[in-house]
This record gives sequence, structure tokens and C1' cells, in this order.
RNA sequence: GGAGUUGGACGGGCUGUCGCUGCGGAUCGCAGGAUCCGGGGAGGAAAGUCCGGGCUUCGCAGGGCAGGAUGCUGGCUAACGGCCAGAGCGGGCGACCGCUGGAAAGCGCAACAGAAAGCAGACCGCCGUUCUUCGGAACGGCAAGGGUGAAACGGUGAGGCAAGAGCUCACCGGCUGACGUGGCGACACGUCAGGCCAGGCAAGCCCCAUCCGAAGCAAAACCAAAUAGGGAAACCGGCCGGCCCGGCCCAUGGUUUCCGGGUAGGUUGCUUGAAGGCGCGGGCAACCGCGUCUCUAGAGGAAUGACAGCCGCCGUUCUUCGGAACGGUACAAAACCCGGCUUAUAGUCCGACUCCUUUU
Repeated sequence: GGAGUUGGACGGGCUGUCGCUGCGGAUCGCAGGAUCCGGGGAGGAAAGUCCGGGCUUCGCAGGGCAGGAUGCUGGCUAACGGCCAGAGCGGGCGACCGCUGGAAAGCGCAACAGAAAGCAGACCGCCGUUCUUCGGAACGGCAAGGGUGAAACGGUGAGGCAAGAGCUCACCGGCUGACGUGGCGACACGUCAGGCCAGGCAAGCCCCAUCCGAAGCAAAACCAAAUAGGGAAACCGGCCGGCCCGGCCCAUGGUUUCCGGGUAGGUUGCUUGAAGGCGCGGGCAACCGCGUCUCUAGAGGAAUGACAGCCGCCGUUCUUCGGAACGGUACAAAACCCGGCUUAUAGUCCGACUCCUUUU
């Protein structure tokens, strides 16, 4: 100098004019409210709503079935499908990145090609017997070699055989079982024995282990009209009748009082919280503990905006090397609150590391 890997930070600034929405204060108004002043007013993802938790209401003796989620090991955490540290396997020269229970429980599946795709099979081929028109054909044996495929039932060598083959043997590799050593563990290393049988897919069903009650701030709690309607009590009706009792009648009538529920509307929930900054300590780390400081939107059909000027940043062109002109300046915006994941993002900055080349 070039090419990369990985982690973190920022993501426009100032001024003016006109607006919007909460809070505090003042003035005006009987009140709803109005005006003025001061101060606050989006993000790293506020997004997707994919996980987890807080909170709220309902449900719930305990257990099981069904259903869903997760899946190497250890740790962190309020919890997680997240994070950290490690293990095994795979990819990369490397920094580094990716994957993860069980296929020797059972069922099932595999396009095309190919003879054959799973207790295998025989197209070419090799070998034997018979026949032959001498080109080969039929029957039988074999699975080493060729060929197909993403995938074809260990590798090398020797023996063996008609030809062959774990058919037999030696070594290597893999698997299973037992044991030893190290590790909390996943696992690693080693010894012995067995035998060559055991291919892939579990994001097809399934098996095993662990976890999971449901709905969500339009949750929910409180206050509470007008009108209509519900319940209770008292009083007042019409008919029969002289009166009482009693009976009957009415769209089961009217008046008064009381009670309770719901709607409109209002208040709360609402932002101080598993919060953030800094320092110290523990831990490889995620994270935890202690001390100190800070307060940082709370709207509710939903404010956080518009315009102008100057300055940043980036690109192109020009240049008298001072600069000038033009263009661009992203992704996107709260709606109860947190922890994550994923996705989008103009333009930048910082740290650590790897490979190649050159110079000293």
C1' cells in the first nucleotide's frame, strides 16, 4: 500500500418568523373556557408485532389427555426461542463464520438419471457349461472394474477362487460394549473384546426431556347525567255495592319517595423504572454488588410541524489553489411499560485482528 474479518459509537448544528400539544404562573370569565409569559415535547430502530416478562381482569384442589413451544454442555437473567463461555462437526490459507436430542423404537418418503434407491440389484463386464452360421446365443455363478446419480452397503495389501467377494487374514478408519485417566459437563485420550451388520430425511408422522391457564391498557378501577326502562313501599282509580270484606277491570292506570344496573361524559391506570451516567470491587465473559449523581414526551382520532437564512458533511465540475457553482443529506416517527430478536438505513468515526505485497 492492497484485500478482508469482527466489535462499538454517531446519524446534522445555530438563528429568525408563523403554528401545534401537555405542565407551571398571571389576568379575564358564573362556567365550559380564552389570552399572555416561562419551560418540556420521538428513535436507533419509535418499525415488524416474532419471542419473553411486569401490570390488569377472569379462571384455578390435585393429577392426566389433547394442543403449542423449545432441544449439544455449563452459566447469566424477572424471563426468554435472548446473551456469555465451552464441546463436536462442517466451510475458509487465515482473522473468523455456520450447524446441533433420537434414524441399531416404529411407520413413511426420495424428482431426473440409472439394471438397481434399502432385509438391494445386474446394463456393460468377468467366469463356467452347452450350442454355434464362429459374429455370437441360452442357462448358471460373481459383484472386483466401467457407467448413472445428491446418495450405490468401508480403505490398502496379501491369501483364496473357474471368476470373484470381509470369503479369510494383517494394518487403518468407523460402530457397539466393557474398563481406565482427565473434565461440573458436552466430551477428549487410552486399553480390551465383538463383528463388518448399521446410508439420507425427524422443517413427514413419531419417540424422549423440559416449559406453557386465558385474554389483553379498546386490560381494568372509580365518579356518574338527560331520556327510556327495572325493583320496592305508600297513596289515589273504574265496575258490582247502601257500607265493609271480597271479586273483577285497565296496552296491569296515575302520583310521590327510595334502591340498584347500564349508556353519554369525566377521572385514574400514565410514566421513577428489572431506569440511565460515572467511579470502585467480583467474574475469562454474559452479568452481579456497592457508592454517587441525574430526571428524560405522556397525547387520546391522537401534538412534536412549515418557511427562510447561515454553517456542517458527501459527490461532480471549474479554479487565479484562496475557493466558487450545482446537486444530494438516509431509513423512518411514540400510543401501558420493560428485556431481546429480525428487518430498513444517506453519510461518517473509533478499536481489535487476519492474509498478500513493498521498503528499512